[in-house]
Context: one part of a larger RNA
Molecule: large-subunit ribosomal RNA, domain II
Organism: Candidatus Kaiserbacteria bacterium
RNA sequence: GCCUGCGAGUUUAUGUACGCCGCGUUAUGGCUAAGGGCGAGAGCCCGGAGCCGGAGGGAAACCGAGUGUGAAUAGCGCGUCUGUGGUGUGCAUAAGACCCGAAGCCAGGUGAGCUACCCAUGAGCAGGGUGAAGGAGCGAGAAAUCGCUCUGGAGGCCCGAACCGUUGAGCCGUUCAAAACUCUCGGAUGACUUGUGGGUUGGAGUGAAAAGCUAAUCGAACCUGGUAAUAGCUGGUUCUCUCUGAAACAGCUUUUGGGCUGGCGUCGUGUUUAUUGAGUAGCGGGGGUAGAGCACUGGAAGGAUCCAACAGGUCGCAAGAUCGUGGAUCCUAUCAAACUCCGAAUACCGCUAUUGUUACACGGCAGUUAGUACGUGGGGGCUAAGCUCCACCGUACAAAAGGAGAAGAGUCCUAGAUCUCAAGUUAAGGUCCCAAAAUCUACGUUAAGUACAUCACAAGGAGGUGGAAUUUCACAGACAAUGAGGAGGUUGGCUUAGAAGCAGCCAUCCUUGAAAGAAAGCGUAACAGCUCACUCAUCGAGAGAUUCCGCGCCGAAGAUAAUCGGGGUUUAAACGUAGUACCGAAGCUGAGGAUGUGCAGUGCCUUCGGGUGCUGUACGUGGUAAGAGAGCGUUCCCAUCGCAAUGAAGCCCAAGGCGCGAGCCAGAGUGGAGCGUUGGGAAGUGAGAAUGCAGGC
Numbered sequence: 001g002c003c004u005g006c007g008a009g010u011u012u013a014u015g016u017a018c019g020c021c022g023c024g025u026u027a028u029g030g031c032u033a034a035g036g037g038c039g040a041g042a043g044c045c046c047g048g049a050g051c052c053g054g055a056g057g058g059a060a061a062c063c064g065a066g067u068g069u070g071a072a073u074a075g076c077g078c079g080u081c082u083g084u085g086g087u088g089u090g091c092a093u094a095a096g097a098c099c100c101g102a103a104g105c106c107a108g109g110u111g112a113g114c115u116a117c118c119c120a121u122g123a124g125c126a127g128g129g130u131g132a133a134g135g136a137g138c139g140a141g142a143a144a145u146c147g148c149u150c151u152g153g154a155g156g157c158c159c160g161a162a163c164c165g166u167u168g169a170g171c172c173g174u175u176c177a178a179a180a181c182u183c184u185c186g187g188a189u190g191a192c193u194u195g196u197g198g199g200u201u202g203g204a205g206u207g208a209a210a211a212g213c214u215a216a217u218c219g220a221a222c223c224u225g226g227u228a229a230u231a232g233c234u235g236g237u238u239c240u241c242u243c244u245g246a247a248a249c250a251g252c253u254u255u256u257g258g259g260c261u262g263g264c265g266u267c268g269u270g271u272u273u274a275u276u277g278a279g280u281a282g283c284g285g286g287g288g289u290a291g292a293g294c295a296c297u298g299g300a301a302g303g304a305u306c307c308a309a310c311a312g313g314u315c316g317c318a319a320g321a322u323c324g325u326g327g328a329u330c331c332u333a334u335c336a337a338a339c340u341c342c343g344a345a346u347a348c349c350g351c352u353a354u355u356g357u358u359a360c361a362c363g364g365c366a367g368u369u370a371g372u373a374c375g376u377g378g379g380g381g382c383u384a385a386g387c388u389c390c391a392c393c394g395u396a397c398a399a400a401a402g403g404a405g406a407a408g409a410g411u412c413c414u415a416g417a418u419c420u421c422a423a424g425u426u427a428a429g430g431u432c433c434c435a436a437a438a439u440c441u442a443c444g445u446u447a448a449g450u451a452c453a454u455c456a457c458a459a460g461g462a463g464g465u466g467g468a469a470u471u472u473c474a475c476a477g478a479c480a481a482u483g484a485g486g487a488g489g490u491u492g493g494c495u496u497a498g499a500a501g502c503a504g505c506c507a508u509c510c511u512u513g514a515a516a517g518a519a520a521g522c523g524u525a526a527c528a529g530c531u532c533a534c535u536c537a538u539c540g541a542g543a544g545a546u547u548c549c550g551c552g553c554c555g556a557a558g559a560u561a562a563u564c565g566g567g568g569u570u571u572a573a574a575c576g577u578a579g580u581a582c583c584g585a586a587g588c589u590g591a592g593g594a595u596g597u598g599c600a601g602u603g604c605c606u607u608c609g610g611g612u613g614c615u616g617u618a619c620g621u622g623g624u625a626a627g628a629g630a631g632c633g634u635u636c637c638c639a640u641c642g643c644a645a646u647g648a649a650g651c652c653c654a655a656g657g658c659g660c661g662a663g664c665c666a667g668a669g670u671g672g673a674g675c676g677u678u679g680g681g682a683a684g685u686g687a688g689a690a691u692g693c694a695g696g697c
Stems, first nucleotide, its partner, number of pairs: 001697006011095013029052003035046004056063002066078004098236002101233001105226006116200009125190001127159003130155001134151007163187003168183003202218001204214003239631006249262005263368002265365007278355008291342001292340002297336003301332008312323004371397004375392006402414002418593004423589003429583003432567003438580001440579006451569002460554002464551010481538005487511003492506003517532001520531003594621012632686001634683006641676003650670002653667001656665003
C1' cells in the first nucleotide's frame, strides 16, 4: 500500500412541540406511584397517596369574571379559551451523551542489578626518565653557613602499555550497534581504577552543579487507580430518491477562529386573494448629498481708497525720500468633509390606478455570524497593490454547470443543467489552416507585420499618407529651375588706427530705371569678393500658406527562448462603414418519458378525521450549510403463508426481467442443511477516508 472484518447521535429521567391512539368534553374530567394479590409466563386485578385540569389578579390582606394600580365609575397591566394519559418522532436539560485524540492534576504502590554519592571488605597499575629531603666523605670559613663528590629515592613529577577516558577526523546513519568501528588524542601512585556486599527515591534522593543522574524514560521516574479527566481545538461520522434552500450582517460578550438574541432558511397552523406584499404609472410630501455659490464661517491672489503706528531695510549731516508694516471698506478672479444665499437625479414615506400573489401572525427545527472579485460613492495608502476599511439590501462566485474569453471561482458577454435523442433553430462569439462555419459582397484606409479583442503606453517630434475647409499668387504667364541684372549721389553722417551696405550710434533720403535695401547673410585689418531681397528673359499650368479630421512613424531599455493561442496573413486572414449567408450552448423548439404543486373530472378504501389511484390542464424540477417528505436493505422477535437432499443458506458466473434509485427476481455452476413471503414489532441497522483498529498478502 491493497484486501477482508470491526469502527461513531445511544440509553434513562424530566420538559416541550407535532403525529397517532385511549378516556373525557353534563368536572360524576384524565392518570396512577410506591406497595400488594393472582399467574409458568405474557399479563390481569387492587392501590387516588400524589400530579395535571376545572379562575384569575395582587407583594399581601383580599376580592373574584374580574383583579392590580389609583381619589376615580378614568386610563393602563394581567385575565375572562377543554383537558388528560399512553406511544412515536424532533429538540432541550442532566448524565462519558456522536466517536477517537492531549499536554497534565491527585492518590496508592514498584524501582539505586543502569546511573549519582556514601559505607564495609578485597584487587590492579609493563617498562623507561628526572633525581627533593636526609645521610656519608672531602673542602672553604673565626663563625653563621656554603661548595664538590658519592649515597639516597621524594613527587595529585615526566615519557609510555595494561586499565580508565573519549579531543579531532573518518566511517556508520532501513547500522555490526536505539551511540558501534578505524585512526588520532587525555590520565596512567592518584581528588586513580575496579570486584563483591550494603545504604539513600519521586517535590524525594544523589549531584567537584550540566537542572546532570535516579533501569534506552527526568525542569519532577515507572505502574495502577480517580478516568470514558477536560479539549470554545483538529480529524472522522457508513443506504437511496423527492421538495425547498440560506449566511458570512446587527447588538451584547475577559469577546473577536467561541457563544446568546435578532436578521436570512425550512416545516406546520391561522388570516384566505385583499385596506396584504411587490413592480409600474400618476399625484402629494420632507430633505441639504452631487453640483453650484461666496450671502455667513474661515482660507487665499491682484488692485484701489481710507485709518493707524513708524516693526524693519536702503539713501541722506539733517529735513526727508523710498521700499515697507498692521487693519478696515470696495472691485476683479477664487477655495472648503466638519462653509451655505441656493440645490438636483436617485432613494424614502403616503394616496390612487394597474399588473397579479405574495405577505403577515403564532409555533417546531435549524444552519450562518473567517467571505471573495467586479462596478459605483468614499476613508487609509502613493487617487500603489490580486492592499485595507465602509456604503450601494448592487452583480457574480460562494452554493451555478454549459458556450465565448488560447488557458481561468468572482469581472465582461451569453445562459440558469428533470431525463433521453446519429433532430431543428438561435445567443454571445465567430466563418484561411490547426478547428464547426464566407479565402462572401460593396466602398475606403494602412505599408508600419502597424495590426490580427483588452491587458502595452505619455509628453514631445516629423514635407509618412488619405480626406475636408479657409486663403494668397497664377496664360495680363504664377511656383521651381536656367540665363542676365542687382546700379548712381556714396566710402550717408558720427565714431574710430581703420568702419567703404554688413563692430557700434543716428538717419534711412534722392536719382536712373524692367528692377536694385544707405542692405537679409557669408567674407576682409579696412577694401575687395560671393549670395539674397527685387527685376527681365526662357519655360508653360498649376503653385504656396494655414486649420481640422482618419490611419500610420519616432519617442519604446529587463531580468530562464521568442511569438497575434500557433501556423500564418498585405486591394488582407489588418482597420473603418454597410449588407447577405452560415457555424455556434446543457438557451429555445421538436419527439418521448419521470416527478412536484395547484385546479377540474373520476374510481376504490375508510375508524368519516382521511388515505390512495387514473385522466386532463397550468406552472415548475442547478444547488453547499440546513429544514421537510417518501422509500431500500441488514439482524432478531410475534403472527401468517410457503420453499427445501428432485438440493436451503453461502460462494461464483452472468449477455435475462423489474424498479428513477437504494435494490429485487429468474438462470448456469459450486455447496450440502436450513431458508424465505406477507402484516406488525425491536435495533449492537448500511463504511472509503478518522497519520482509524485487527488479521492476511